A computed fold for a 72-nucleotide RNA from Candidatus Iainarchaeum sp., annotated as transfer RNA.

[in-house]
RNA sequence: GCUGCGGUAGUGUAGAGGUCAGCAUAGGGGACUGUGGCUCCCCUGGCCCGGGUCCGAAUCCCGGCCGCGGCC
Numbered sequence: 001g002c003u004g005c006g007g008u009a010g011u012g013u014a015g016a017g018g019u020c021a022g023c024a025u026a027g028g029g030g031a032c033u034g035u036g037g038c039u040c041c042c043c044u045g046g047c048c049c050g051g052g053u054c055c056g057a058a059u060c061c062c063g064g065c066c067g068c069g070g071c072c
Stems, first nucleotide, its partner, number of pairs: 001071007010025004018055001026044006048064005
């Protein structure tokens, strides 16, 4: 330099054009308990950046940045 895959709550992940961006964990609150733990309920918090297509983009296209792998 070329190329493939990826970047989504603090962390790990799902999502393949529309309906609230889902799940687990973490954090906060509550129930339960003699206390703690377990369990259950509620809440908080997220689409790497810029542009384009579209009525509508986390999703498709272009460019950039970062990570991992391959080729030279």